[in-house]
RNA sequence: GAAAAGAACGGCGAUGGAGUUCGCCAUAAUUCCGCUUUGCGGUGAUGACUCCUACCACUUG
Repeated sequence: GAAAAGAACGGCGAUGGAGUUCGCCAUAAUUCCGCUUUGCGGUGAUGACUCCUACCACUUG
């Protein structure tokens, strides 16, 4: 110096915020699905659970 492992902190998990939890990463983790593929179409604010906000659908005042 490189590689590997461990710890702390931090970051990430297809669009926001908070809590809990799981996984991953150390400049990487990450960057959805389908089709006749450079265009068209579809689902969802979660990795998972709960709440709030935004959006969408229906009903009532």
Annotation:
Predicted 3D model of a 61-nucleotide RNA (Fluoride riboswitch aptamer (crcB RNA motif)). The coordinates come from a structure-prediction model, not an experiment, and the mean pLDDT is 79. The sequence was found by an Rfam model in a public genome assembly.